About this RNA:
A computed fold for a 551-nucleotide part of an RNA from a metagenome, annotated as small-subunit ribosomal RNA, 5' domain. The prediction has a mean pLDDT of 85.
[in-house]
Context: one part of a larger RNA
RNA sequence: GAACGAACGCUGGCAGCGUGGAUUAGGCAUGCAAGUCGCACGAGAAUUCGUUCCGCCGCAAGGCGGAAUGGAGGAGAGUGGCGAAAGGGUGAGUAACGCGUGGGCAAUCUACCCUCAAACUGGGGAUAACUCCGCGAAAGCGGGGCUAAUACCGAAUGUGAUAUCCUGGUGCAAACUGGGAAUAUUAAAGGCGGGGAUCCUUUCGGGGACCUGUCGUUUGAGGAGGAGCCCGCGUCCUAUCAGCUUGUUGGUGAGGUAACGGCUCACCAAGGCUUACGGGUAGCUGGUCUGAGAGGAUGGUCAGCCACACUGGGACUGAGACACUGCCCAGACUCCUACGGGAGGCUGCAGUCGAGAAUCAUUCGCAAUGCGCGAAAGCGUGACGAUGCGACGCUGCGUGGAGGAUGACGGCCUUCGGGUUGUAAACUCCUGUCAUUCGGGAACAAUUUCCGGGGGGUUAAUAGCUUCUCGGGAUGAUAGUACCGGAAGAGGAAGCCACGGCUAACUCUGUGCCAGCAGCCGCGGUAAUACAGAGGUGGCGAGCGUUGUUC
Numbered sequence: 001g002a003a004c005g006a007a008c009g010c011u012g013g014c015a016g017c018g019u020g021g022a023u024u025a026g027g028c029a030u031g032c033a034a035g036u037c038g039c040a041c042g043a044g045a046a047u048u049c050g051u052u053c054c055g056c057c058g059c060a061a062g063g064c065g066g067a068a069u070g071g072a073g074g075a076g077a078g079u080g081g082c083g084a085a086a087g088g089g090u091g092a093g094u095a096a097c098g099c100g101u102g103g104g105c106a107a108u109c110u111a112c113c114c115u116c117a118a119a120c121u122g123g124g125g126a127u128a129a130c131u132c133c134g135c136g137a138a139a140g141c142g143g144g145g146c147u148a149a150u151a152c153c154g155a156a157u158g159u160g161a162u163a164u165c166c167u168g169g170u171g172c173a174a175a176c177u178g179g180g181a182a183u184a185u186u187a188a189a190g191g192c193g194g195g196g197a198u199c200c201u202u203u204c205g206g207g208g209a210c211c212u213g214u215c216g217u218u219u220g221a222g223g224a225g226g227a228g229c230c231c232g233c234g235u236c237c238u239a240u241c242a243g244c245u246u247g248u249u250g251g252u253g254a255g256g257u258a259a260c261g262g263c264u265c266a267c268c269a270a271g272g273c274u275u276a277c278g279g280g281u282a283g284c285u286g287g288u289c290u291g292a293g294a295g296g297a298u299g300g301u302c303a304g305c306c307a308c309a310c311u312g313g314g315a316c317u318g319a320g321a322c323a324c325u326g327c328c329c330a331g332a333c334u335c336c337u338a339c340g341g342g343a344g345g346c347u348g349c350a351g352u353c354g355a356g357a358a359u360c361a362u363u364c365g366c367a368a369u370g371c372g373c374g375a376a377a378g379c380g381u382g383a384c385g386a387u388g389c390g391a392c393g394c395u396g397c398g399u400g401g402a403g404g405a406u407g408a409c410g411g412c413c414u415u416c417g418g419g420u421u422g423u424a425a426a427c428u429c430c431u432g433u434c435a436u437u438c439g440g441g442a443a444c445a446a447u448u449u450c451c452g453g454g455g456g457g458u459u460a461a462u463a464g465c466u467u468c469u470c471g472g473g474a475u476g477a478u479a480g481u482a483c484c485g486g487a488a489g490a491g492g493a494a495g496c497c498a499c500g501g502c503u504a505a506c507u508c509u510g511u512g513c514c515a516g517c518a519g520c521c522g523c524g525g526u527a528a529u530a531c532a533g534a535g536g537u538g539g540c541g542a543g544c545g546u547u548g549u550u551c
Stems, first nucleotide, its partner, number of pairs: 001551004006547005013397006019390002026353003030350003035082003040079002047072011089308003098235008108227003113223008121155001123153002130145006160186005165180005190215006198209004236280003243273003248270008283305004287298004310331005333344004361387001363386003369383001370381004400430004410421004434492001436487005448474011495540005500521003506535005516523002
């Protein structure tokens, strides 16, 4: 000099963009942070409409009440599907194939998505919800009965796939790939819509067959994206750690895994490592800071990877987890209890206590972007978009401009003549940024969706569905914000540090080795440009200094 997720002191007008728990991975009240689908399924509350009957009121039309029955409606639960392994947080652990980089898998898996081939036949038995009973303070649990499915289970078929066999090809290597044979094993689910003729059935409303559209289901091949595993190289300090290792190193066989492998086990051999082993510290990287560079330091925000989710262990489900807001066991802690027993996990967003030099709102919205579910409308989303707070940082703007000397007053200094503060002020004439106030007033929003028209595709079809296109409508948290225009009026807006040398800037008074200053040299013991105050001056400026840390 530059830098910072900074802190402290004094001071503080506005705006934009960033940024903000670095310490106790300490404990947490409260609310929210993962749902969705009725176009998979049974059942169905509130409410409401109709029909029939009965009662009451009324002259009547009709009204009120009740019962039965049919429909609309869909709350709240339940079965089922998909999601919940994403998104979000943190850096405790980890010196490791963890990360970075370059390769490999002839040793692998892959839900949703895309392309292609083929298929979706025919049956069965349950169970939740519900209802009845019982136990319990609660959390919840047990038993009897009824019922559905795209839930569950057999059977059929087998385009294919897998296993065994033969054969060609590529290749270092066949378990790869092409062709062939026989045998064995192996699948499925329906929902919603449209329809002319024909057929079956009907409670005459319709339903089914049949044709067709769409969403799904099953088997297989390929892709995309994702994941797993292996290897080369690189990756902090320490020798006041010199030897370490027994599943250890290798082999054979077996088990296990999606898959290779001591991954595990039995047996055999006695190997393997040498910056090893041990100890300390630490998430790694793209980057960031500094520097002419080489290098040094660093890894907060943003992005990629990894690890963790009260502490330790474990598996289940699933395409995927050994799973932050799932399950089980143990432990510590907190809470409820009828003392028998239960409930919980903010290293999600806010917020609270604690510790600390120190780090924000218990805000608004799903309008946009994205994600999950859904055919869709849509629903959900503390992701995200916004607003708020903090000079924490960077950037921009303002606190006025021009004129104005008898050089006023006051202050300070003085050789008492004057000098200086100083065009500074007053005063005159202007301007109107920002702030204030009044009025107007956005973009982010159409590619989604609704309505209407036209063209194409599918199809037996002018239904329906789908696609393209044209026109119109709806949807905004921020927000009456940004921005624009008007009004008034210099009005509302300057401080901080330094002045002995380094280092830009000097005098007076007080003090008297005292009080004090200080980054280094050093000042102060009666004339202190170094302490304290004042005037003046220098520097930077909504900041200025100090402290800490890095180069």